[in-house]
RNA sequence: UGUAUCUUUCGGGGUCAGGUGAAAUUCCUAGCCGGCGGUAAUGGACAGUAGUCCCGAGCCCGCGACGGGGAAGAGCGUAUUCCCCCUGAUUUGGUGAAAUUCCAAAGCCGACAGUUAAAGUCUGGAUGGGAGAAAGAUGAA
Numbered sequence: 001u002g003u004a005u006c007u008u009u010c011g012g013g014g015u016c017a018g019g020u021g022a023a024a025u026u027c028c029u030a031g032c033c034g035g036c037g038g039u040a041a042u043g044g045a046c047a048g049u050a051g052u053c054c055c056g057a058g059c060c061c062g063c064g065a066c067g068g069g070g071a072a073g074a075g076c077g078u079a080u081u082c083c084c085c086c087u088g089a090u091u092u093g094g095u096g097a098a099a100u101u102c103c104a105a106a107g108c109c110g111a112c113a114g115u116u117a118a119a120g121u122c123u124g125g126a127u128g129g130g131a132g133a134a135a136g137a138u139g140a141a
Base pairs, nucleotide, nucleotide: 001141003139004138005137006136007135008134009133010132015030017029018028019027031121032120033110034109035063036062037061038060043054044053045052046051058108059107067085068084069083070082071081072080090106091105092104093103094102112124113123114122
């Protein structure tokens, strides 16, 4: 230095708005929000050079969460583990060698259950799970 295993910590944001109404943070109007990894040209930092590092996509690729199904499963087919399915949404112009990532503009999307009335934003499962991130330990190379 990279790799394997293990441990610890961390690991999701958003309306006391206006209108209608018996009733709505659910409708209408107007706002607000954007998980993780990858890709990514400008930009920034360091360096004598080679180069290294940092920031950088909700709608490009992949993953996670939710939901459905199956298999294994100590001692209940429970805990737990694994697998499969499902899983939203972007264009135009500009610059340029190169951009669905930058700049400008206009759009679009958002699990399940609940609710005096239909929810990305309220409440709940969830003090959960989690893609992963960081640090440390050990072993071999």
This is a predicted structure of a 141-nucleotide RNA (FMN riboswitch aptamer (RFN element)) from Salimicrobium halophilum. Of the family's consensus pairs, 100% are formed in the model. The coordinates come from a structure-prediction model, not an experiment, and the mean pLDDT is 77. The sequence was found by an Rfam model in a public genome assembly.